[in-house]
């Protein structure tokens, strides 16, 4: 890098460094010199995987570990179906797909 699969409207920030763009990509909309994005430290959240213990065939919950995460629903849309409104060109809503992220397994 690729394949399979599960989940993605919950939750969780302080300090130091640094100094300009950042939120994947296009559009929108946001964040950002009152210092974002990023890196490090500490802290926290969650419960995908492993182990331990546990009353009961091992569910929920617990502890430890491997990851992950800590602006906004994956920030929203984009493609398809359906429904509604309507000035007939769009708007709004439901569901799905695609893309992406993370875990686990595989090559």
């Nucleotide at each position: 890098u690729g394949c399979u699969u599960a989940u993605c409207g919950c939750g969780a920030a302080a300090g130091a460094c640094g100094g300009a763009g950042g939120g994947a990509a296009c559009g929108g909309c946001c964040c950002g010199a009152u210092g974002a994005u990023g890196u490090c430290u500490u802290g926290g959240c969650a419960a995908c995987c492993c182990g331990c213990a546990g009353a009961a065939u091992g569910u929920a919950g617990g502890c430890g570990g491997g990851u992950g995460c800590c602006a906004a629903a994956u920030c929203c849309g984009a493609c398809c179906c359906c429904c509604g409104c309507c000035c007939c060109g769009g708007c709004g809503g439901u569901g799905g797909a695609a893309a992406g992220a993370u875990g686990a397994g595989c090559c």
This is a predicted structure of a 107-nucleotide RNA (SAM riboswitch aptamer (S box leader)) from an uncultured Flavobacteriales bacterium. Its mean pLDDT, the model's own confidence on a scale to 100, is 80. It was read from a public genome assembly, where an Rfam model found it. Rfam family: SAM riboswitch aptamer (S box leader). About the family: The SAM riboswitch is found upstream of a number of genes which code for proteins involved in methionine or cysteine biosynthesis in Gram-positive bacteria.